Notes: This is a predicted structure of an 87-nucleotide RNA (c-di-GMP-I riboswitch aptamer) from a Planctomycetota bacterium. The sequence was found by an Rfam model in a public genome assembly. The coordinates come from a structure-prediction model, not an experiment, and the mean pLDDT is 87. Its Rfam family is "c-di-GMP-I riboswitch aptamer". Its family is annotated with cyclic-di-GMP binding in the Gene Ontology. The source organism's lineage runs through Bacteria, Pseudomonadati and Planctomycetota.

[in-house]
């Protein structure tokens, strides 16, 4: 330094839930909570998943399909920054 991740050390985030905000809605933002996480740091390029909206089908159902939009980094794949050093 790279690659690794340990009954190490020091820390770091924060799942459900919750209360209040905010958005049609998925989500998001603060406090509280802590399931967990070796990047559960950042980035929405590709994929998947939600979400309303248009359109086509329809068996008329809370459906299926297609777009385009949105929103998820704690879904995955990239990228890109870091903390320590056991094997």
């Nucleotide at each position: 330094c790279c690659u690794c991740g340990a009954u190490a050390a020091a820390g770091g985030c924060a799942a459900a839930c919750u209360a209040g905000c905010u958005g049609u809605a998925a989500g998001g933002c603060u406090g509280g909570g802590g399931c967990g996480c070796a990047a559960a740091g950042c980035c929405g390029c590709g994929g998947g998943g939600c979400g309303g909206c248009g359109a086509c089908a329809u068996u008329u159902g809370u459906u299926g399909u297609c777009g385009a939009c949105g929103u998820u980094u704690g879904c995955u794949c990239g990228g890109u920054u870091g903390c320590c050093g056991a094997a």